[in-house]
SAM riboswitch aptamer (S box leader) from Streptoalloteichus hindustanus, 134 nucleotides, folded computationally. NCBI's taxonomy places the organism under Bacteria, Bacillati, Actinomycetota, Pseudonocardiales, Streptoalloteichus. The sequence is in RNAcentral, with records from Rfam and Ribocentre.
RNA sequence: AGCUCAUCCAGAGGGGCAGAGGGAUCGGCCCGAAGAAGCCCCGGCAACCAGCGCCGGCCAGUCGCGACCACCGCGAGGCCGACCGGCGCCCACGGUGCCAAUUCCGGCCCGCCACCGCGCGGGGAAGAUGAGGG
Numbered sequence: 001a002g003c004u005c006a007u008c009c010a011g012a013g014g015g016g017c018a019g020a021g022g023g024a025u026c027g028g029c030c031c032g033a034a035g036a037a038g039c040c041c042c043g044g045c046a047a048c049c050a051g052c053g054c055c056g057g058c059c060a061g062u063c064g065c066g067a068c069c070a071c072c073g074c075g076a077g078g079c080c081g082a083c084c085g086g087c088g089c090c091c092a093c094g095g096u097g098c099c100a101a102u103u104c105c106g107g108c109c110c111g112c113c114a115c116c117g118c119g120c121g122g123g124g125a126a127g128a129u130g131a132g133g134g
Base pairs, nucleotide, nucleotide: 003132004131005130006129007128008127013042014041015040016039017038021031022030023029025107026106027105028104043099044098045097048095049094051089052088053087054086055085056084057083059081062076063075064074065073066072103126108123109122110121111120112119
């Protein structure tokens, strides 16, 4: 590089250096000399990486049946244990991330209308971030 899973309509900016771009991509529409990118300092937001509780699922131990033992199968049960998921609470030391506009909007597919439009809804693709895995 590429792979898996989760999330993406919430939230949070000042200063210094710099000097023309930036918002991934394409189209649109924006931001920008009242200073873009980038770098540095300080500040902030959030809670992915912990913990606890509740709920659900699943597997094993367990119980019953298949005459008996083992195995296996079916069923029960799921209190206790492992794992998975959902919701809530909590910490903000640390690892990341983030601090214009919903990922700024759309692009591909499907549907809806009693305003047929610059409309509405659903899904997808792509991207971003985190946690894994390799």

It matches the Rfam family "SAM riboswitch aptamer (S box leader)". Gene Ontology term of the family: regulation of gene expression.